[in-house]
Model confidence (mean pLDDT): 86 of 100. Small-subunit ribosomal RNA, central domain from an uncultured bacterium, 350 nucleotides, folded computationally. The full RNA is in RNAcentral, with records from ENA.
Context: one part of a larger RNA
RNA sequence: CUGGGCGUAAAGCGAGCGUAGGCGGUUAGUCAAGUUGGUGGUGAAAGCCCGGAGCUCAACUCCGGAACUGCCAUCAAAACUGACUUACUUGAGAUUGGUAGAGGAAAAUGGAAUUCCUAGUGUAGAGGUGAAAUUCGUAGAUAUUGGGAAGAACAUCGGUGGCGAAGGCGAUUUUCUGGGCCAUAUCUGACGCUGAGGUUCGAAAGCCAGGGGAGCGAAAGGGAUUAGAUACCCCUGUAGUCCUGGCCGUAAACGAUGAACACUAGGUGUCGGGGGAAUCGACCCCUUCGGUGUCGUAGCUAACGCGUUAAGUGUUCCGCCUGGGGAGUACGCACGCAAGUGUGAAACUC
Numbered sequence: 001c002u003g004g005g006c007g008u009a010a011a012g013c014g015a016g017c018g019u020a021g022g023c024g025g026u027u028a029g030u031c032a033a034g035u036u037g038g039u040g041g042u043g044a045a046a047g048c049c050c051g052g053a054g055c056u057c058a059a060c061u062c063c064g065g066a067a068c069u070g071c072c073a074u075c076a077a078a079a080c081u082g083a084c085u086u087a088c089u090u091g092a093g094a095u096u097g098g099u100a101g102a103g104g105a106a107a108a109u110g111g112a113a114u115u116c117c118u119a120g121u122g123u124a125g126a127g128g129u130g131a132a133a134u135u136c137g138u139a140g141a142u143a144u145u146g147g148g149a150a151g152a153a154c155a156u157c158g159g160u161g162g163c164g165a166a167g168g169c170g171a172u173u174u175u176c177u178g179g180g181c182c183a184u185a186u187c188u189g190a191c192g193c194u195g196a197g198g199u200u201c202g203a204a205a206g207c208c209a210g211g212g213g214a215g216c217g218a219a220a221g222g223g224a225u226u227a228g229a230u231a232c233c234c235c236u237g238u239a240g241u242c243c244u245g246g247c248c249g250u251a252a253a254c255g256a257u258g259a260a261c262a263c264u265a266g267g268u269g270u271c272g273g274g275g276g277a278a279u280c281g282a283c284c285c286c287u288u289c290g291g292u293g294u295c296g297u298a299g300c301u302a303a304c305g306c307g308u309u310a311a312g313u314g315u316u317c318c319g320c321c322u323g324g325g326g327a328g329u330a331c332g333c334a335c336g337c338a339a340g341u342g343u344g345a346a347a348c349u350c
Stems, first nucleotide, its partner, number of pairs: 003322004007304002012318001014201004021194003025088002028085004033081002035077008049065006091191001092188003096183004103177007110154001114150008125136002162169002206247006215241002220236004258317006266295011299306002323350003332343004
């Protein structure tokens, strides 16, 4: 390379958009590039293979055949692929009418709690633990009541509930804004799928500048525990956590399961729509789309398990794997302020 694979053994890029490329619905016609067939030329000889002959045999040599799977030219065919033209509506998209939602951005507002400040009441403890101590408190703490300030997070509702491509999103209101679903079948007429490079988004931590700083809290200090205790427990506490702008680009970024389409028993929850029967109406019943759970048939799987949301049966495209360690290291290159990230070996060894 071929092959075989990628939920858990090595292996699905963290996620989207999209260039080239690959692949691509139904109908009719034309062309003949691919494709198929005929004919002609060529495919040197030797060698290989088959049949025979000559050296006593064999190696070797000679004769004949086949083969040289290919290339070129020409003639023909038109099913399939392709090109051009034509038409279609089921794929895709648009229109119209509805609809659910923590989808995104900005602004404003709210109450509970916490801490601090201030004033009152009040007196000796409070706090903390397995037990203690460090700590706070007669300069009046803790507790409690009134007033004020600040920052952060939004109890209940809340739910294998919802939304988003993923990361993720949860108080309320307003403004701006993206996507989905359902119904209708009005319009366009294959406009599609995937996607190397590329580009955008991307938790937390971290970095730069300016703010902010209640609580929590790496580091640090102290108290305990202990043989020791650079920990677990306790008292403090700086970065940080928060906001604005810019960087970083990684995670067990997980469903450890790439995207799209088609097909293949069911049962039972739940969320969002539509239709029908019945009813005063609701609940409820039947049915049909779309999502999200659970159990399970066939089938698949090494097993576990998966099972119309497939890990079943097929098609298309991309990514990735190829024994363990060395090593996600070294070197080079690119990016970054840095931290580092991306790409990514070998010797050697088992």